Model confidence (mean pLDDT): 88 of 100.
This is a predicted structure of an 84-nucleotide RNA (c-di-GMP-I-GGC riboswitch aptamer) from Amphibacillus sediminis NBRC 103570.
The model forms 100% of the base pairs in the Rfam consensus.
The sequence was found by an Rfam model in a public genome assembly.
RNA sequence: AACGAUAAAGGCAAACUUGUUGAAAAACAAGGACGCAAAGCCACGGGUCUAAGGAUUAUUUCUAUGAUCGCCGGGUCACCGAAG
Numbered sequence: 001a002a003c004g005a006u007a008a009a010g011g012c013a014a015a016c017u018u019g020u021u022g023a024a025a026a027a028c029a030a031g032g033a034c035g036c037a038a039a040g041c042c043a044c045g046g047g048u049c050u051a052a053g054g055a056u057u058a059u060u061u062c063u064a065u066g067a068u069c070g071c072c073g074g075g076u077c078a079c080c081g082a083a084g
Stems, first nucleotide, its partner, number of pairs: 003081002011036002016031006034070001040076003044073003047068003053063003
């Protein structure tokens, strides 16, 4: 460097509930744990979600500058030391 244990010390926190913000997706805080060896961070590429604003028209449709890192890839920092 890589790797990931019936190891050790810890860490994070899904769904859901309450409150707040937001047009929404969603985010934040508290409670709560489904899980996670990067479930630390970054919106760089892809995917997915929303559509305020804009475009469009028969009653709709399209669109990101918005969101998602616990969707995937990538970048970057990092605890421990069994086996390999």